Predicted 3D model of a 110-nucleotide RNA (SAM riboswitch aptamer (S box leader)) from Clostridium vincentii.
Lineage of the source: Bacteria > Bacillati > Eubacteriales > Clostridiaceae > Clostridium.
Its Rfam family is "SAM riboswitch aptamer (S box leader)". Gene Ontology term of the family: regulation of gene expression.
Its mean pLDDT, the model's own confidence on a scale to 100, is 80.
[in-house]
């Protein structure tokens, strides 16, 4: 790298360092010296972890497993614009609509 399985219209800075890029890729369309990339710090969020509570099966009973909510001292990850929009493909007179490909992120197995 490649598979499997879920999510992707919430949310999150007037902070430091640091200087020209940056939004994946076609088209586009925007961000950016009134400071882009990185790094730091702060924040979000709850996918796993981890704790409390309450519940259901199993059991004499602890316990185990599952689920709900709730909350974070771990692991990630995320903090312009829907995953910026768009390509493919059905509908549709259009405006749109709806899946899919890609992709990103997690968690699995190997």
């Nucleotide at each position: 790298a490649a598979c499997u399985u879920a999510u992707c219209a919430u949310g999150a800075g007037u902070g430091g360092u640091g200087g020209a890029g940056g939004g994946a890729a076609u088209g586009g369309c925007c961000c950016g010296a009134u400071g882009a990339a990185a790094c730091c710090c702060a924040g979000c969020a709850a996918c796993c972890g981890g704790u409390a509570u309450g519940u259901a099966u199993u059991a004499u009973c602890a316990u185990a497993u599952g689920u709900a909510u709730a909350u974070u001292u771990g692991g990630u990850g995320c903090u312009a614009a829907a995953u910026c929009c768009u390509g493919c493909a059905g509908c549709g007179g259009a405006a749109g609509c709806u899946g899919a490909a890609a992709g990103a992120u997690a968690a699995g197995g190997g």